[in-house]
Molecule: c-di-GMP-I riboswitch aptamer
RNA sequence: AAAUAUAUGUGGCAAACUAAUUGAAAAGUUAGGACGCAAAGCCAAGGGUCUAACCUCGUAUGAGUAAGACAGCCGGUUGCCUGU
Numbered sequence: 001a002a003a004u005a006u007a008u009g010u011g012g013c014a015a016a017c018u019a020a021u022u023g024a025a026a027a028g029u030u031a032g033g034a035c036g037c038a039a040a041g042c043c044a045a046g047g048g049u050c051u052a053a054c055c056u057c058g059u060a061u062g063a064g065u066a067a068g069a070c071a072g073c074c075g076g077u078u079g080c081c082u083g084u
Stems, first nucleotide, its partner, number of pairs: 005084001012037002017032006035072001041077003046074002048070003055064003
């Protein structure tokens, strides 16, 4: 220096749920809260999933559509401390 997989310590993130708040919704933000996470850091110009305000179609209940979201679905990318 590289590979490897497990353990410890310091620190990190924070699901569900609750409250407030933004939003048409999906969902986001803040606070509480921890199910979990060694990339649960970053990327939505790759795939996938969710929503459908606007728009289009329809006489209409409605149907379709992303320019709206999700990175804790896959993927891409960068990367920390310590023992053996």